[in-house]
């Protein structure tokens, strides 16, 4: 340097032009326990930045950060 691919609560991971952005873990708070653990109810927060295209973008288009891979 060229090529490819990913980027979503705090982790990890769905989802697809119109959704209340959904599950587990985690975290609060109630239940249950003599307690603490389990377990059970509820509640928490998320679309990497800009810019286009479109009535409408998290999703498509392009530029940029990043981060993995492959190439001589």
């Nucleotide at each position: 340097g060229c090529c490819g691919c990913c980027a979503u609560c705090g982790u990890c991971u769905a989802a697809u032009g119109g959704u209340u952005a959904g599950g587990a873990c985690g975290c609060a708070u109630g239940g249950u326990u003599c307690u603490c653990a389990u377990c059970c109810a509820u509640g928490u927060a998320a679309c990497c930045g800009g810019g286009g295209u479109u009535c409408g973008a998290u999703u498509c288009c392009c530029c940029g950060u990043g981060g993995c891979g492959g190439u001589a």